Source information: The RNA shown here (Glycine riboswitch aptamer) has 101 nucleotides and comes from a Gammaproteobacteria bacterium. NCBI's taxonomy places the organism under Bacteria, Pseudomonadati, Pseudomonadota, Gammaproteobacteria. Its mean pLDDT, the model's own confidence on a scale to 100, is 79.
[in-house]
RNA sequence: GGGUUUAUUGAGGGAGAGACCGGUUGCUGAGGAGCAUCAGUGCCGGCGCCGAAGGCGCAACCCGCCCGGAAUCGCUCAGGCAAAAGGACCACAAUAAACCG
Numbered sequence: 001g002g003g004u005u006u007a008u009u010g011a012g013g014g015a016g017a018g019a020c021c022g023g024u025u026g027c028u029g030a031g032g033a034g035c036a037u038c039a040g041u042g043c044c045g046g047c048g049c050c051g052a053a054g055g056c057g058c059a060a061c062c063c064g065c066c067c068g069g070a071a072u073c074g075c076u077c078a079g080g081c082a083a084a085a086g087g088a089c090c091a092c093a094a095u096a097a098a099c100c101g
Base pairs, nucleotide, nucleotide: 002100003099004098005097006096007095008094009093010092012090013089018047020046021045022044023043024042026041027040028039029038030037048081049080050079054077055075056074057073061069062068
């Protein structure tokens, strides 16, 4: 100095599904003599849905077999359903370790 694998960091790409309905003696603004009313937000409730943080399960698959491990499959507890954030996974760069030539 080259390649492979693993881990960490940096920046990049990254899907899906209601900007749903209702309540409110909360807050803010508009209105305004005052009320009504409207909008945003907070909280509560309801139905519908997604699946790629995590979690759980089957076990496709790995292992000569057993043990063991285990999915992009399934379940939706959690999470999510305008944007933002997050996001499995992918590629790039750097560092460290192991192995190979």